About this RNA:
Small-subunit ribosomal RNA from an uncultured bacterium, 1451 nucleotides, folded computationally. The coordinates come from a structure-prediction model, not an experiment, and the mean pLDDT is 84. RNAcentral holds the sequence, with entries from ENA.
RNA sequence: GUUUGAUCAUGGCUCAGAACGUACGCUGGCGGCACGCCUAACACAUGCAAGUCGAGCGAGGUAGCAAUACCUAGCGGCAGACGGGUGCGUAACAUGUGGGAAUCUGCCUUUUGGUUCGGAAUAACACGGGGAAACCUGUGCUAAUACCGGAUAAGUCCUUACGGAGAAAGUUUUAAUGCCAAAAGAUGAGCCCGCAUUUGAUUAGUUUGUUGGUGAGGUAAUGGCUCACCAAGACUACAAUCAAUAGCUGAUUUGAGAGGAUGAUCAGCCACACUGGGACUGAGAUACGGCCCAGACUCCUACGGGAGGCAGCAGUGGGGAAUCUUGCACAAUGGGCGAAAGCCUGAUGCAGCGAUGCCGCGUGAGUGAAGAAGGCCCUUGGGUUGUAAAGCUCUUUUGUCGGGAAAGAUAAUGACUGUACCCGAAGAAUAAGGUCCGGCUAACUUCGUGCCAGCAGCCGCGGUAAUACGAAGGGACCUAGCGUAGUUCGGAAUUACUGGGCGUAAAGAGUAUGUAGGCGGCUAGAUAAGUUAAUUGUGAAAGCCCAAAGCUUAACUUUGGAAUUGCAAUUAAAACUAUUUAGCUAGAGUAUGAUAGAGGAAAGCGGAAUACAUAGUGUAGAGGUGAAAUUCGUAGAUAUUAUGUAGAACACCAGUUGCGAAGGCGGCUUUCUGGAUCAUUACUGACGCUGAGAUACGAAAGUAUGGGUAGCGAAGAGGAUUAGAUACCCUGGUAGUCCAUGCCGUAAACGGUGGGCACUAGGUGUGGGUUCCAACUAACGGGAUCCGCGCCGUCGCUAACGCAUUAAGUGCCCCGCCUGGGGAGUACGACCGCAAGGUUAAAACUCAAAUGAAUUGACGGGGACCCGCACAAGUAGUGGAGCAUGUGGUUUAAUUCGAAGAUACGCGCAGAACCUUACCAACACUUGACAUGUUCGUCGCGACUCUAAGAGAUUAGAGUUUUCGGUUCGGCCGGACGAAACACAGGUGCUGCAUGGCUGUCGUCAGCUCGUGUCGUGAGAUGUUGGGUUAAGUCCCGCAACGAGCGCAACCCUCACUUUUAGUUGCCAUCAUUAAGUUGGGCACUCUGAAAGAACUGCCAGUGAUAAGCUGGAGGAAGGUGGGGAUGACGUCAAGUCCUCAUGGCCCUUACGUGUUGGGCUACACACGUCAUACAAUGGCUGGUACAAAGGGUUGCCAACCCGCGAGGGGGAGCUAAUCCCAUAAAACCAGUCGUAGUCCGGAUCGCAGUCUGCAACUCGACUGCGUGAAGUCGGAAUCGCUAGUAAUCGUGGAUCAGAAUGUCACGGUGAAUACGUUCCCGGGUCUUGUACACACCGCCCGUCACACCAUGGGAGCGGGUUCUGCCAGAAGUAGUUAGCCUAACCGUAAGGAGGGCGAUUACCACGGCAGGGUUCGUGACUGGGGUGAAGUCGUAACAAGGUAACCGUA
Repeated sequence: GUUUGAUCAUGGCUCAGAACGUACGCUGGCGGCACGCCUAACACAUGCAAGUCGAGCGAGGUAGCAAUACCUAGCGGCAGACGGGUGCGUAACAUGUGGGAAUCUGCCUUUUGGUUCGGAAUAACACGGGGAAACCUGUGCUAAUACCGGAUAAGUCCUUACGGAGAAAGUUUUAAUGCCAAAAGAUGAGCCCGCAUUUGAUUAGUUUGUUGGUGAGGUAAUGGCUCACCAAGACUACAAUCAAUAGCUGAUUUGAGAGGAUGAUCAGCCACACUGGGACUGAGAUACGGCCCAGACUCCUACGGGAGGCAGCAGUGGGGAAUCUUGCACAAUGGGCGAAAGCCUGAUGCAGCGAUGCCGCGUGAGUGAAGAAGGCCCUUGGGUUGUAAAGCUCUUUUGUCGGGAAAGAUAAUGACUGUACCCGAAGAAUAAGGUCCGGCUAACUUCGUGCCAGCAGCCGCGGUAAUACGAAGGGACCUAGCGUAGUUCGGAAUUACUGGGCGUAAAGAGUAUGUAGGCGGCUAGAUAAGUUAAUUGUGAAAGCCCAAAGCUUAACUUUGGAAUUGCAAUUAAAACUAUUUAGCUAGAGUAUGAUAGAGGAAAGCGGAAUACAUAGUGUAGAGGUGAAAUUCGUAGAUAUUAUGUAGAACACCAGUUGCGAAGGCGGCUUUCUGGAUCAUUACUGACGCUGAGAUACGAAAGUAUGGGUAGCGAAGAGGAUUAGAUACCCUGGUAGUCCAUGCCGUAAACGGUGGGCACUAGGUGUGGGUUCCAACUAACGGGAUCCGCGCCGUCGCUAACGCAUUAAGUGCCCCGCCUGGGGAGUACGACCGCAAGGUUAAAACUCAAAUGAAUUGACGGGGACCCGCACAAGUAGUGGAGCAUGUGGUUUAAUUCGAAGAUACGCGCAGAACCUUACCAACACUUGACAUGUUCGUCGCGACUCUAAGAGAUUAGAGUUUUCGGUUCGGCCGGACGAAACACAGGUGCUGCAUGGCUGUCGUCAGCUCGUGUCGUGAGAUGUUGGGUUAAGUCCCGCAACGAGCGCAACCCUCACUUUUAGUUGCCAUCAUUAAGUUGGGCACUCUGAAAGAACUGCCAGUGAUAAGCUGGAGGAAGGUGGGGAUGACGUCAAGUCCUCAUGGCCCUUACGUGUUGGGCUACACACGUCAUACAAUGGCUGGUACAAAGGGUUGCCAACCCGCGAGGGGGAGCUAAUCCCAUAAAACCAGUCGUAGUCCGGAUCGCAGUCUGCAACUCGACUGCGUGAAGUCGGAAUCGCUAGUAAUCGUGGAUCAGAAUGUCACGGUGAAUACGUUCCCGGGUCUUGUACACACCGCCCGUCACACCAUGGGAGCGGGUUCUGCCAGAAGUAGUUAGCCUAACCGUAAGGAGGGCGAUUACCACGGCAGGGUUCGUGACUGGGGUGAAGUCGUAACAAGGUAACCGUA
């Protein structure tokens, strides 16, 4: 950072840091210091890595005249056990640390003593033999510091303490150096012990030389190390045995530390040397460059036989992501030998390769604004790259060239090396990249792309405006490096010792008893194990840390110090813990006396109900349901009465009552029995708490055997319901439920809260005791106290909810359990079970979440309240008919485009014949039909006429007419036209999901918010909720709220009343006058215009809380918002519109632009919406007679009069309008006629003839006259409007418009019915409740099936590894034995003996073989479930009462 709309918590994942023996990508100047096969302990060509000594010995050789010098194969000595490599094995006295006693120790040091007399051989060599070779062998000669014997023995060793045993080597001689014995030291090594030392219990038992003893053998030495005998022990839950993994440590790395991880380089120890076994020699080996044997592999071979071991240094192949030169030198340091010179030394010192790491330096410095050019961006003004560059002035580190030149070396000797370093010269010259730029995380723009290509550590970007992809410009970071990958620690308090948790997030075992263990009351004494302190030893060096010093600095190195928190020893202290001794009574228990109880077990008894049976009465139904049916019943049911039988369960009492450890326990009585409580004294004297394993109990279901079976009732059957219904509902019904005896051992076995003890405010109720007061005949009452069961609540705790003396508070003790979700409580293994199954209990893989509590919304087939023409009550319709109009669909060259539930469909369109017009066909134009700018030209342009071409737009030509405006008089300014080229114009082309503006809708619904305060960790809450009231969040009251804003209301317009004012074109009561308010006159009235007033629950009564208000009344033109209009909160629908307009981006530019003619938008099988007209008598027709309002009019309205049946024509008065005109209002009313019919209803359709507008009525106008006379007789399911001057009905006018309304917008005339009411439908508001929803129920979400992929279990088996048991076998070797053979030293005059060797044999034993087990890995036809996957199938299980509440265990 990431779960959520937001919040807090829990919890995982991920990132930022440091480190690396690293690897890979891009890049790469120099130097110093380090480091460099982590993989195949895989195989190795070639060279080198251990020799030396002639002052031990003989012999040979070279040089020399010789003396002599030198060299060497062999015998002999010392060294090849060091140094160097590797980490296979090893979980161990291997290592670390600290101790110990029963030991050895070459060379070295110190000391003591000795160094005498003899002997026999043998290699070399010579001569032979065998062999390919390696090499072997015979005979003969010879030496020694090689070998052997005797003597001697200070000291040594053995001893029965008498005694016995055992040594030597010389060389050279001046001096030394060796040798022998012994003592001591030093060094090195062996052995024993305490402690520490990985993981697994899905490894719980292991062991027979095993454990101990005695004796013997063996060893340098203790010891079952080995053997004989005896005993039966030894180890193990404090983890034996087994399995897996692993060298251990100093240290390294990380971390604040505690810890964690690691064990390269350097240093200490161990182990190993092709694999396995074995010994020899030696002071030391069971021996890397020694030996023997076996095995595998490689090589040589004459096939007979031989040789070899790089885990030494280089190097090769192979493996691998990956790790160097077949270098120089012994100059230094060290080692071996030697008296020494010296020789040897792939130890070591150096060099080479590698940016592998750490450290240092450089790639230039100063100045330089015309802020150059170029790039990039741009609002076109500019900004940025950027003092950056260029230019000018300097410098020379590195590098190059030339010259000089150390230290390392104490006397000589220098591989490195002509190196470090120093001087000089030229010249900015030779030297910069990598990654990143959405957040975390420092750093932003443009273009390209368009869920593509791609990115990505996590969250996540990309579907046409991507700061997230790619590129560019710019920027950030690091820098000779930078990124990526991997690993470790950190962050992660995410294993919590320091330092976590368990009511609901993961987590208290179902309950108890109790073993081991852990913990444990008061007093006193002793001890000193723990503890504390001091001292001593040790804790290697290096490293880390501190201080100095040396390389120019640093890294690095050197010196000193500190530290090494550990272990051991000694001394001291005695509080606490512990051990022990002696006591105590407060914990615990016992006794005694009472008490309550559905505590347990067994036996017996009881009544109600149910079912069945028998009998009676009685007749047609009964049951059952939402409604039905299956079912029962005329063979008599149901109902009812009586009697009997059977099994199970125990109404009322009954209670957040009681008892029990939990599960659980409920009729009554008896017997047996467990525990608890209270009270009183007495007794025991810490006897206690918890409790791993273990044991017992443990609902229901299930299981076994035998009973029992009334009711209920899995399965199965039938009837319904349904799209289906393997369910919910109904009918009947088997196991089971019941009893006895066994098993099972699980539950949401829950208070989701382990047990014990102590402490920490209260209030209230209740069950069981005791006691006090009062009272006493009894009951009621009040207080105290102990033990239970509940509720409320303070402190405190908690993420919150909540808990709160019955803690989830504060502490102590003990046990159990947790560590992301899924996979999975699954697989495998083991144990238990008759089975079902239970207990224990993983991993691969997959996701970035899963989860808790609370908040705001939304939603509910949750609840409460309220409103609305929402329903109801009415009224007139729609839906049926034909017509008009719009839409869909179809058709078409085109039928232009948009609008789509409500909120599209007489909508945009207030009016398509052309135009409009955007569409189609054809024909034209290209700076364009239209705008601005530049240059040039003309001053006239225009109009008209004619000719020619064309459908026309237009093109070509001729002619007539007239001569732009201003002026400072300048070919000056303006204006117009034409031409040219270029900038550009133009687009009803796309995107309403890039936008502005405007609009619809919820909705004229009553809501939506803010400031301050308060509450809450917080999201948020409060206010705005509550009680009333209202049309209203309207008002009142109350209240941790107090105020305020946008909405409501009011203010505005209009209608209704009055007054004032003004009277012309209006009006006319009075006075004249006329045919007529026609005229005079008047302005009272009507009316018109303007300005005022008027209505506020103001008044009265009732009611209400004395409020707000409500009901009724009076007055009033109007009464409780008087009627109507305008006015539309925060917001919702990515609602509508780019085709009104504006506008970003994209697209077209001789065309997607512009113009013209004709066509189309008017099509027509059909479907839908909305009107108008009807179906008739409340009517049609004919005739007559009344009464409006509001508008419009000069491109206009058009009077009178004339003509026409009429539309209309002619005509021309008046009117720029209270004057004239449109303009007769119609329904109504009064008469007449029609008589219920497809009509004298209805008027569609069609024919003929006309009128008007217009350039033009064919496609395609309206109207008139005559004729024609269709459907239709009141309309299915369904559905719309309307509450009063409303519906219904009647006519009138306007806009648009040349003409063209049944549409639309206005106007008036006539003028109803009904509303009980809020159960229901729809919509809305408020409060509340549940929620797994938040894209918000059109939500979320489960399982099977189908497909693809992935990992995994089972699996007939198959193939490896490892291990065990039994048997066979037995190389080399050692030990024992020894009949055979051989034999120089000693003994013996001799024979012979002693001793030795070879051979043989026995024991042990490696490789190998046979048989059978265990364990583990790989693989396997088929098969099981699991996981993942944009759009598959079937249903709808869960979340709301999720539509049958959900869930747990079981079948």